RNA sequence: AAGUGUCUUUAGGGCAGGGUGAGGCCUCGGUGCCGAUUCCCGACCGGCGGUAUAGUCCGCGACCCGCAUCCUACAUGGUGCGGCUGACCCGUGUGCAACUCCGGGACCGACAGUACAGUCUGGAUGGAAGAAGACAGCC
Numbered sequence: 001a002a003g004u005g006u007c008u009u010u011a012g013g014g015c016a017g018g019g020u021g022a023g024g025c026c027u028c029g030g031u032g033c034c035g036a037u038u039c040c041c042g043a044c045c046g047g048c049g050g051u052a053u054a055g056u057c058c059g060c061g062a063c064c065c066g067c068a069u070c071c072u073a074c075a076u077g078g079u080g081c082g083g084c085u086g087a088c089c090c091g092u093g094u095g096c097a098a099c100u101c102c103g104g105g106a107c108c109g110a111c112a113g114u115a116c117a118g119u120c121u122g123g124a125u126g127g128a129a130g131a132a133g134a135c136a137g138c139c
Base pairs, nucleotide, nucleotide: 004136005135006134007133008132009131010130017041018040019039023034024033025032026030043119044118045109046108047060048059049058050057055107056106064083065082066081067080068079069078070077088105089104090103091102093101111122112121113120
């Protein structure tokens, strides 16, 4: 120094602009008013480790599901294990090397709520891959 243990801190971004009008309101003989960040056009965003710089490669985390176990029991919850888990191509490009760069054209995005949601609200002042640091012990 690496690895190990305990602890602390930290750890996610995003509908500009326009259209439509489900539905609702009123002082209702209306050319009246409100009304979608969800629909349509369009705009915008991209957790962590690895690798030539990656939302789309390899791996991990988050959401969700199952089993075991602990809390007297139930519920909830904690812990462990397992499952599930979206999407990319092209180029006589550059280069030793790139599905990562450059150029071009595409694509993807949990659950609940609500007018159908990657972007609003909520579980979440939560959890967490990981990052940084302190201490201990070992050598």
Overview
Predicted 3D model of a 139-nucleotide RNA (FMN riboswitch aptamer (RFN element)). Model confidence (mean pLDDT): 82 of 100. The sequence was found by an Rfam model in a public genome assembly.